[in-house]
RNA sequence: CUCUUAUCCAGAGUAGCUGAGGGACUGGCCCAUUGAAGCUCGGCAACCUUACUUAAAAAAGGUGCUAAUUCCAGCAAGACAAUCGUCUUGAAAGAUGAGAG
Numbered sequence: 001c002u003c004u005u006a007u008c009c010a011g012a013g014u015a016g017c018u019g020a021g022g023g024a025c026u027g028g029c030c031c032a033u034u035g036a037a038g039c040u041c042g043g044c045a046a047c048c049u050u051a052c053u054u055a056a057a058a059a060a061g062g063u064g065c066u067a068a069u070u071c072c073a074g075c076a077a078g079a080c081a082a083u084c085g086u087c088u089u090g091a092a093a094g095a096u097g098a099g100a101g
Base pairs, nucleotide, nucleotide: 001101002100003099004098005097006096007095008094013041015040016039017038021031022030023029025074026073027072028071042066043065044064046063047062048061049058050057070093075090076089077088078087079086080085
């Protein structure tokens, strides 16, 4: 990097260093010097794991996560609506784990 598969409306900081961006992409809408991103520490517990008859559980280890539902929409179908549009379902895209190449 590609493929398979599961999940994505739960959870988690009044910390330290540092100092300007960030929320994948596009559009929107937001967050941010009352401190973004990053690193450290802390925390959470999704998967593996541990434990277990099962459930509840644990956080030692491997990943992961720690504003807003994956922040919302993007494509298709359907419902409603005079129009703008609103809603529902599914997909696509993306993220994460596990497995395979």